[in-house]
Molecule: transfer RNA
Organism: Candidatus Magasanikiibacteriota bacterium
RNA sequence: GGCCCCAUCGUCUAGUGGCUAGGACACCACGCUUUCAAUGUGGUAACACGAGUUCGAUUCUCGUUGGGGCUA
Numbered sequence: 001g002g003c004c005c006c007a008u009c010g011u012c013u014a015g016u017g018g019c020u021a022g023g024a025c026a027c028c029a030c031g032c033u034u035u036c037a038a039u040g041u042g043g044u045a046a047c048a049c050g051a052g053u054u055c056g057a058u059u060c061u062c063g064u065u066g067g068g069g070c071u072a
Base pairs, nucleotide, nucleotide: 001071002070003069004068005067006066007065010025011024012023013022018055027043028042029041030040031039048064049063050062051061052060
């Protein structure tokens, strides 16, 4: 240099055109407990960036950025 794959809450992850973007762990509050731990209930928090297609895009297309792999 060429080709391929990936990017979603703090972390891991589900989601094949119309979802209030779901779950687990973590975090916060409250309950339980003499206290802590454990446990229960509730809460905060996310679609890498730009453009295009479409009535409608996390999802499809193109590009950029970052990461990974193969190859010379």